[in-house]
Molecule: ZMP/ZTP riboswitch aptamer (pfl RNA motif)
Organism: Paenibacillus arenilitoris
RNA sequence: AAAGCUGCGCGUGACUGGCGGAACAUGGGGAACCAUGAGGGAGCGCGCGGAUAUAAGAGCCGUACGCCUGGGCGAAGGUA
Numbered sequence: 001a002a003a004g005c006u007g008c009g010c011g012u013g014a015c016u017g018g019c020g021g022a023a024c025a026u027g028g029g030g031a032a033c034c035a036u037g038a039g040g041g042a043g044c045g046c047g048c049g050g051a052u053a054u055a056a057g058a059g060c061c062g063u064a065c066g067c068c069u070g071g072g073c074g075a076a077g078g079u080a
Stems, first nucleotide, its partner, number of pairs: 005050008015040002017068004024037005038063001059073003
């Protein structure tokens, strides 16, 4: 130096459930799903900066809260 970490910007973007209660809405289904509307949104890619080794590491995301259900992404290892 690069990589990694981090700030900002742009692009893309999986996933966005059930019940309670005055607190996502509507319609349809019947278990925790489908569609539409508004809202959220990690991650991935690019660009411009910044800091750091006595560092960092211990996950992240979906509508105030609670109880549940089920996914997506990242990391490590493996298989095809």